[in-house]
RNA sequence: GGGCUCGUGGCGCAGCUUGGAUAGCGCAAAAGGUUCCUAACCUUUAGGUCGUGGGUUCAAAUCCCACCGGGCCCG
Numbered sequence: 001g002g003g004c005u006c007g008u009g010g011c012g013c014a015g016c017u018u019g020g021a022u023a024g025c026g027c028a029a030a031a032g033g034u035u036c037c038u039a040a041c042c043u044u045u046a047g048g049u050c051g052u053g054g055g056u057u058c059a060a061a062u063c064c065c066a067c068c069g070g071g072c073c074c075g
Base pairs, nucleotide, nucleotide: 001074002073003072004071005070006069007068010027011026012025013024020058029045030044031043032042033041051067052066053065054064055063
């Protein structure tokens, strides 16, 4: 330098193929219940605007382009 792939709450992932409804799940966190207390269990809550910027579109996590970062391969 070239190719492929990944980037989504604090952490791990799904959703992308085929654009559409308040972006979900688990863990962790907070509050409450239960308990003599803790843990466990049950209920509820908060936390994202999807790596960054631009484009297409009525509408973009999803399509297109560039860039940034991680991984693998080739030279």
Overview:
RNAcentral holds the sequence, with entries from ENA. This is a predicted structure of a 75-nucleotide RNA (transfer RNA) from a Candidatus Woesearchaeota archaeon. It matches the Rfam family "tRNA". By type it is a transfer RNA. The coordinates come from a structure-prediction model, not an experiment, and the mean pLDDT is 82. NCBI's taxonomy places the organism under Archaea, Nanobdellati, Candidatus Woesearchaeota.